[in-house]
Context: one part of a larger RNA
Molecule: large-subunit ribosomal RNA, half A
Organism: Cyanobacteria bacterium QS_8_64_29
RNA sequence: AGCCAACGGCGGAUCCCUAGGCACGCAGAGGCGAGGAAGGACGCGGCAACCGGCGAUACGCUCCGGGGAGCCGGAAGCAGGCAGCGAUCCGGAGGUUUCCGAAUGGGACAACCCCAAGCAUGGGCCGCUGAAUCCAUAGGCGGUCUCGGGCCAACCCGGCGAACUGAAACAUCUCAGUAGCCGGCGGAGCAGAAAGCAACCGCGAUUCCCUUAGUAGCGGCGAGCGAACGGGGACCAGCCCAAACCGCUCGCUACGGCGAGCGGGGUUGUGGGGCGGCCAUCAGGGAUGGGAAAGGCUAGGCGAAGCAGCUGAAUGCUGCACCAGAGCGGGUGAAAGUCCCGUAGCCGAAAGCUGGAACCGCCCGGCCGGACCCCGAGUAGCUCGGGGCACGGGGAACCCCGAGUGAAGCGGCGAGGACCACCUCGCAAGGCUAAAUACUCCUGCGUGACCGAUAGCGGACCAGUACCGCGAGGGAAAGGUGAAAAGAACCCCGGCGAGGGGAGUGAAACAGAACGUGAAACCGUUGGCUUACAAGCAGUGGGAGGACGAUUCAACGUCUGACCGCGUGCCUGUUGAAGAAUGCGCCGGCGAGUGGCUGGUCGUGGCUUGGUUAAGGCGGUUUCCGCCGGAGCCAUAGCGAAAGCGAGUCCGAAUGGGGCGCGUACGGUCACGGUCAGCCGACCCGAACCCGGGUGAACUAACCAUGCCCAGGAGGAAGCUUGGGUAAAACCAAGUGGACGUCCGAACCGACCAACGUUGCAAAGUUGGCGGAUGAGGUGUGGUUAGCGGUGAAAUGCCAAUCGAACCCGGAGCUAUCUGGUUCUCCCCGAAAUGCGUUUCGGCGCAGCCGUGGUGAGACCGAGCUGGGGGUACAGCACUGUUUCGCCGAGGGCCGCGAAAGCGGUACCGAGGCGAGGCAAACUCGGAAUACCAGCCGGAGCGCCACGAGUGAGACGGUGGGGGAUAAGCUCCAUCGUCGAGAGGGAAAGAGCCCAGACCACCAGCUAAGGCCCCCAAAUGGCCGCUAAGUGAUAAAGGAGGUGGGAAUGCUGAGACAACCAGGAGGUUUGCCUAGAAGCAGCAAUCCUUAAAAGAGUGCGUAAUAGCUCACUGGUCAAGCGUUCCCGCGCCGAAAAUGACCGGGGCUAAGCGGCCUGCCGAAGCUGUGGCGUUCGAGCGAUGCGCUCGGACGGGUAGGGGAGCGUUCCGCGGGGGGCGAAGCACUAGCGACGAGCAGGUGUGGACCGCGCGGAAGUGAGAAUGUCGGCUUGAGUAGCGAAAACUGAGGUGAGAAUCCUCAGCCCCGAAACCCCAAGGGUUCCUUCGGAAGGUUCGUCCGCGAAGGGUCAGUCAGGACCUAAGGCGAGGCCACAAGGCGUAGCCGAUGGCAAACGGGUCAACAUUCCCGUACCGUUGCGGGUUGGUGAUGGGGGACGGAGAAGGCGAGGCCCAGCUGGGGAAUGGUCGUUCCCGGUGCAAGCGUUCGAGGCAAAGACGGGCGGCGAAAACGCCCAUCAGCCAAGGCGCGAGUCCGAGGGGCUACGGCCCCGAAGUGGAACCCGUCCGGCUUCCAAGAAAAGCCCUAACCACCGCAAGCUCGCAACGCCUGUACCCGAAACCGACACAGGUGGGGUGGUAGAGGAUACCGAGGGGCGC
Repeated sequence: AGCCAACGGCGGAUCCCUAGGCACGCAGAGGCGAGGAAGGACGCGGCAACCGGCGAUACGCUCCGGGGAGCCGGAAGCAGGCAGCGAUCCGGAGGUUUCCGAAUGGGACAACCCCAAGCAUGGGCCGCUGAAUCCAUAGGCGGUCUCGGGCCAACCCGGCGAACUGAAACAUCUCAGUAGCCGGCGGAGCAGAAAGCAACCGCGAUUCCCUUAGUAGCGGCGAGCGAACGGGGACCAGCCCAAACCGCUCGCUACGGCGAGCGGGGUUGUGGGGCGGCCAUCAGGGAUGGGAAAGGCUAGGCGAAGCAGCUGAAUGCUGCACCAGAGCGGGUGAAAGUCCCGUAGCCGAAAGCUGGAACCGCCCGGCCGGACCCCGAGUAGCUCGGGGCACGGGGAACCCCGAGUGAAGCGGCGAGGACCACCUCGCAAGGCUAAAUACUCCUGCGUGACCGAUAGCGGACCAGUACCGCGAGGGAAAGGUGAAAAGAACCCCGGCGAGGGGAGUGAAACAGAACGUGAAACCGUUGGCUUACAAGCAGUGGGAGGACGAUUCAACGUCUGACCGCGUGCCUGUUGAAGAAUGCGCCGGCGAGUGGCUGGUCGUGGCUUGGUUAAGGCGGUUUCCGCCGGAGCCAUAGCGAAAGCGAGUCCGAAUGGGGCGCGUACGGUCACGGUCAGCCGACCCGAACCCGGGUGAACUAACCAUGCCCAGGAGGAAGCUUGGGUAAAACCAAGUGGACGUCCGAACCGACCAACGUUGCAAAGUUGGCGGAUGAGGUGUGGUUAGCGGUGAAAUGCCAAUCGAACCCGGAGCUAUCUGGUUCUCCCCGAAAUGCGUUUCGGCGCAGCCGUGGUGAGACCGAGCUGGGGGUACAGCACUGUUUCGCCGAGGGCCGCGAAAGCGGUACCGAGGCGAGGCAAACUCGGAAUACCAGCCGGAGCGCCACGAGUGAGACGGUGGGGGAUAAGCUCCAUCGUCGAGAGGGAAAGAGCCCAGACCACCAGCUAAGGCCCCCAAAUGGCCGCUAAGUGAUAAAGGAGGUGGGAAUGCUGAGACAACCAGGAGGUUUGCCUAGAAGCAGCAAUCCUUAAAAGAGUGCGUAAUAGCUCACUGGUCAAGCGUUCCCGCGCCGAAAAUGACCGGGGCUAAGCGGCCUGCCGAAGCUGUGGCGUUCGAGCGAUGCGCUCGGACGGGUAGGGGAGCGUUCCGCGGGGGGCGAAGCACUAGCGACGAGCAGGUGUGGACCGCGCGGAAGUGAGAAUGUCGGCUUGAGUAGCGAAAACUGAGGUGAGAAUCCUCAGCCCCGAAACCCCAAGGGUUCCUUCGGAAGGUUCGUCCGCGAAGGGUCAGUCAGGACCUAAGGCGAGGCCACAAGGCGUAGCCGAUGGCAAACGGGUCAACAUUCCCGUACCGUUGCGGGUUGGUGAUGGGGGACGGAGAAGGCGAGGCCCAGCUGGGGAAUGGUCGUUCCCGGUGCAAGCGUUCGAGGCAAAGACGGGCGGCGAAAACGCCCAUCAGCCAAGGCGCGAGUCCGAGGGGCUACGGCCCCGAAGUGGAACCCGUCCGGCUUCCAAGAAAAGCCCUAACCACCGCAAGCUCGCAACGCCUGUACCCGAAACCGACACAGGUGGGGUGGUAGAGGAUACCGAGGGGCGC
C1' cells in the first nucleotide's frame, strides 16, 4: 500500500411529517379616493432592535351588543399592574388618525423648507361686466357646486400598432389586428327594437352556446385564411325625442309676420302623425318616487354516549358496555362515535348591511275620415384615395373614413352580392334600454387518483428580503429536540474559553440544542489475509497456502489470494475507436415523446327492427350520476364537370365498345384503448438575430453656463523713444518694449520605447526613459444631446469594464435541414448507405430494402434437362482505320535530246496491287464461358393489400473496367464476398483476408482453416530429393567455373582434356617506312623451304637486337574432355536515424519440394440435460392448456410481443409501540431477467397484499443542474526591499498589544485644513467566535454606554446663469411636444466675530474677554414722509510690467531664560530654546499709488419726462478713491522654564524677555495701469427719484442712546485614503487651500524641521 470486517467522523440522500403552496366548486363582493385613497416615512411600550398593532387621545379612547375567568401581542425575563362593580377577547357604531403621497397656499433632491395660512388647476351652474365689431361672442370679475383628478388582478370597448416566425429563399400573404403603448366605462362591458334577413315559403331587437362546416368561398388559388342562411337551445322588453299643429314669454318687424326659449301635441311602414269628427278614461302594465315585515349577513349559545388490564403514555389489543337527526374533520403522550374542540339538530342581535309586500303618488288609450301639412341635408348618392366585412380589386354588392361633388321629400326613399326590369322586404341621415355572456386583486365555506422542502408560488423560515446593478431591472439559500424543557443542578480538564468527561432528566441523550431518520462520495481507528525479481482496462476461469464461522428453512459457508490461462474503459459518433476523436473528478437529488382538437388504422365492447346524440333541460347522494333532448353527423347507391339519371351511369349518332359502379355482414355506427399523422412550444437543452416599450451622458464624446490651475528659466516680433539719415519718407543704430497655437523644464495632461507583470498590486498597472506644458491647454461644479438615436480634429471611435448598432423587460418556450442528450427487463423478426427528383448533395419526397396484420394462388424461386436471341472475352484483318519491310508500279517532279510531236534518263514523290509481319473502347469475316428469357422438372417459399419504420456518409477483398502515372489504405462504376449489424478458431498482435454463423449448461466426442522441438494442444513421424545461404526470416535491373538436374553439339584407347619433358627452325633484319623497325611503332604483302611440328608470328620484352613465351608438334600419363541452351535451390547487387523484420527460444532440419500415416485444433458438427419461438398432429376444451414431432432462437437502425418496478386512486382483505416505513447486513426464491421474500440490527409511526384504474413512472454520460466531498497540496501565495533592535509591562498564551530607549523612512508629503463621497468608522469600558492574508491580550471587528451646542462659518428664510418646470397660449391619433408671464436652479453676485481657554470625545458653535448686524421697545433730537416693476450701480476678456505696503518664514543685531564643554572653581567666549497678540470702533495734519483741467465735484439748460442717468453750457468750485501705518482694544491672556500633587490618565501654582533692521516667496493696493484682438454673464443687495399711482398725517421716516430678542439645516470622524470610487484593510483614481530650513533659477533634486510613519508574517 491492497482486499475484507467491525466501529467512528464528515455529509444530508431516503423514509415519515406539514405550518405553506397549487388547481377548482358554490356563494358573496366587484371597488377605494379632496370627508385626502392605494402605498409609504417617522413615531407610539417601564426596559423595546425586528415583526405585528396603533397615531401626538399613538400596544390604544367612547358607546352598544356578545362572552364569563383570567389578562397586560409574536416573546421569555425583570419590575409593575388590570379583572365577577365582568377585564383580556369577539362583533357593530363612533372618535382620534403626525408627515409624504392625486397632494391641492408657494417651493422642493417624497416623508423637508418658506409664507401674508389657503378648495391648486380644470369643469358645471348663477350673477355682473365686456374687445376687434352694430347686436353678439371671446375674454374678465365675483359667487357657488365639491363634479373630475389618483390607485386597482383579470374581464370589456375604443385609438395607435410591430417583428421573429410560416411560406423549407422572399416581396403580396402569414404570424395578427396578436404583443405592446395609450384613452375610457362598469360590475360587467359592447350590441340592441330593422332604410334587417329570406326567397315567391316565411321570420320578426340584441347577446351567448350547439350545429350548419373545415362546407360555400377567399388565396404568389402557394403557405394558409374561412363565413352566412337555416336548425336546436339559454334569456327575453321594449321605449323616448325632432317635425307638422296649438299656446305662453321675449326679441325683431319692410306690421304681413319672423325668430328664440318653454309648455301641450306626437313617434309610425298591413305607412304613421298633424288636422276634422267620435268613443273611453276602467282593467292591466311599468325599467318610476315614497314605503314594512319575514328571511339572510356581520359576534354567539345548547348539543348524546366507556370503563378495566397491558404501555413511558392508549386512541391499539383483550374483556364487558353505550350513543347515533351526531361514525365530517382536527386535537389529545400511539390508531378515539362515547376524553377535548367540534359534527347532526335546535336557538340567538342593541347596532349596521341586505332584503323588499301592501298602500300612496307618477307614466302608458282607441275608432272613422281622407283634401291639405309634417315625417331627421351639406345628409343619401356619385367620383377619387383608403379601411372593415371569411371575401388579397375581383363581376364586388354592403358598412365606415378622408377629399370633392351633391339629391328626392311618401305620387317619396333604401335593400335583396356588378347592373337593369319585375317582385319582395324595409323607412337612413336623433336617442335610451335589463336578462341570458366575460373575468377574479378580494371574503366565506368546501373539494382534490394536486405538491410534500432540489417538490409546491420566487417566497412553509421576518422574501421581493440578503445580495448584484448608476438605473430600468435581476434575485437566492434557509423546515423537523422531546409527549412534556423535564433544555443538563453539581463535580472534573480547560483561558471564569471553545470543546469534552461524569452526574442528573427522559421511554430513548448515538433525541443535547451543529438536536427525527441519518444513505453515498470522502476521511479515519482496530483486526484477518496479501505485497519488496516484478510489468499493462486491474477483471475473469482455475488455484496452493493462511485465518475464521456454523451444524440452522440449507452439510456447508466467509475473508484473503502465491502461481497459471484468457483479456484493448464506458458513452457518443463513424466505412472504421483501446484509440492520441467527443463527453464524464467522485457521490447524492433533479433532469427529456406530454396534453388538447381533428383524422387514418388496429384491438375490445354495445347496438344493428341502422348507430349516435350536441348545446341545453329536469332530478338526485351535485367538479359526478340518471333521465330527457334527434337539431346535427356517419351509414343506407352509384355515375357524371354539371344539368341530371339511377342498379346503373358517363362518353357518344350508337341498341357497339370502354370507364366507374351493383350482387355476398371478415358490413355499419358509437364508445373506450393502442399506434401513427396534421395544427398547436409538441422529445429535452442550446443560438447569433428581429421587433415593441422602457432605463442610462455618475464612464466616455461634443456642446452650454459658471469657477479654478499652469514652479522656474530662455529667446526678444510689432510699436515707441533717442541718435543718425532724407526735401519729406524710407532706412540704420542704440535703448525701450514684451508679441508668440515660441524654446527648455516641474505641477498638470498625455502615453512613444523597453523590461517586469499575464491564476497580476492592477479586468491596462509598475519601473526606467518619453511627448505637450499661455494653449485648438488642463480641470471642478451644474446642465443639454439617447439607440431606426446621439456625439465624433474620423479610429467604426465613444455612449457606465458591453458597440458595424447600448442596456433592461417583453413578443418568447423566436427559429435552429445543426451539435449534444434521451432513464427498467425478457422474447420474435430484422435493414440501408442504391435509383429518380430536388437553390439538392451531412436535408427532404417517391421507389428499393425491414417489421406487423390480412389475403391469394398456373403467383414465386432454382440444382438439373431442353429450347432461345446475343456480339463480350478471345481471335481475326474481310470492312473502317492504323502500321513496319520488300517487290511491282499508274501518275507527277527533275535532267538530257528534239522545231514539234515525242523520245531517253533518274539514287526524287507516289495512288494502287502483291508478299511477309502487327494494332483497335467508339474495327469485325468469326466467336465462347457465364449471364438472361421460356418450358419440363424440382424446391419451400412467394406475390398482393393495409399499417409502422429506418436507410438514402459506406469500407475493404476478389474479378471486369473508367480516371490517375497499367501511383495511392486514391477515385468512379459493375459483380460476388465479408465488415457494417458477427462473437468463435487461424493469420504473433490486426473491422473488411482464411475457416466458421454464438439459445443455455457440461472437467464428453469428431473435425475446419491452421498446425504437431520448447514457450503452446498435437509426430524431435516415415520415405525420396534440394539447400549451406541461418537462404528459410523483404526487393530489381544486372553479374558469377555456387550447386543439383536436363537437352544439344564437338574431341577422345588410332590416347582426347589438364599437367610435365622436348621442339618451336631456315630464306629473313620479307618489302616499305624509319636514326633504327630484326615476328612484335606503322603501312603493304603474308610466300617458299626443312620438317613429327613451327605464324613473314599470341603475348612479355629491347634504342634496335637479344631474351622469355604462345600457336603448333612429339613424348610421358592415362579415360574421359570441351562448348551452347534449359530447369530446381542458393550468392552478390542490399545505406537511417531509442535496440529489434523468424512472435521468442532456438533450428542444418525444427528450412524448401514431393508422397504417406496419425494426432491437435472453433461458440462448426455430435452426445447428455434444459429454456423459448413457430408449424403440424393428437388430447381435453369458452378463453387457453398439455403431449409428441419438425424447423428455428448472432444482431445495429428499426418493427412487433410479453413482463418487472415507482407514486397516487377505487373495491376487497390484512400488518403495526410485543415496533410501520426508511437505512445496514444476510448462504432463500425467480431452473432467464427487470425483481421478490424471510431473518438480524438500527429506527420510532405508519405500511404491505389481491383485482382494477390514473401517471410529474425507472438515469451514467446532455463542457447537464443543485448540493456535498476529493485531487492538485501542506504546494503557489501572504499585495511595493522605508528596517528594525533591546528592555520593561500585561496576559492562559506575545516577533506582532502597551511603555521606554535606540535605529530607519516621508517631508510641494507618507504633514495640516476644506469640498465631494461615506454614514458612527469618533471617545470610553468590556470581549476575542468570525472578519484581520501570520499572531493577537490588539483593531476601522463584536457588545454596551457616551459624543456633534452658531444672529456673525456653510446652506435656506436674498439674487440670477446654462438649463428645467411652466398659469394662459400654440401644436399634436392618444400619451404628449413647444413656450409667454412667472417660478425653480451655484459652479457666480450679495452678506454682520475676533483672540484666548476648555471635555476622553465638539467648538469662529460652549466659557472668558472685547465687538458688530438686524428687529422690537423705551428715551432724546430732527423732518412732510414712505413705497419701484423707473434709473444708476453692481459689471466683468487675455497677456505683460513696475512700484508700495503687509502677514509669514529666514537671517543679522539687541534683550532674556536655560544647558554643556574646554583643567578644579569663577567671569568671559562658543552652542541650544523662546522672543506673540484680533475684529470692530475712534482719530489721523500719516499714506505708496490710481482717477481727474480731454473737467473730478458743483451749477444751469434740454426731450410729451419726477429724479437720477445722458447731452450741452459755465470755470474757479479741485477734489475723489485707496492697501496700509500709528493710538486705544490690552499687558487681560500667552510665554522658555521652574515648583507642588497624582489614582500615572493628569491636575494646580509661579513665570523672564517680549526691541530694531535687510533681500526673497506669497498676499494686497489692483475691480488699477500698459498693451492686444478673438472685443470678453445676469439679477438682486445697495444708491437715486416720485410725474402718474398708493398709503400716512406724527401711529411715518432719519439720527443718537439704552434694553430685549434673533428661526431652520449642517457641525462627530475619514478625506491622496484601511473609512470615498475601484468585488479586498487593493502599488490604481480623486477638485481646492496651506506648505518651513540649507544648497539651488526653481514647488526640480539631495538632506533635514514641524508633523507623520517603519507599509499586519